Overview:
The RNA shown here (c-di-GMP-I riboswitch aptamer) has 76 nucleotides and comes from a soil metagenome. Model confidence (mean pLDDT): 87 of 100. Of the family's consensus pairs, 100% are formed in the model.
RNA sequence: GCAAAGCCGUCGAAAGACGGUGACGCAGAGCCACGGGGCUGAAGCGGAUCUCUCCGCGAUGCCAGCCGAGCCGCCA
Numbered sequence: 001g002c003a004a005a006g007c008c009g010u011c012g013a014a015a016g017a018c019g020g021u022g023a024c025g026c027a028g029a030g031c032c033a034c035g036g037g038g039c040u041g042a043a044g045c046g047g048a049u050c051u052c053u054c055c056g057c058g059a060u061g062c063c064a065g066c067c068g069a070g071c072c073g074c075c076a
Base pairs, nucleotide, nucleotide: 001026002025006021007020008019009018010017011016024065030071031070034068035067036066037063038062039061044057045056046055047054048053
């Protein structure tokens, strides 16, 4: 210097993000979804069902505080 979980608010279908509060941790917990990995499952497609609804497929959504590559830095 940053700020996990929890709680409050907003956004989102969700995962999750942002703000506040709060400190579990981090000596790159700065940036970046390129590789691996993980989370969700919208649109769409298919199936079941009279309907409500449910199931499967589905990333173009997300995680950088899972690992690696890359980028830019601080102190000694």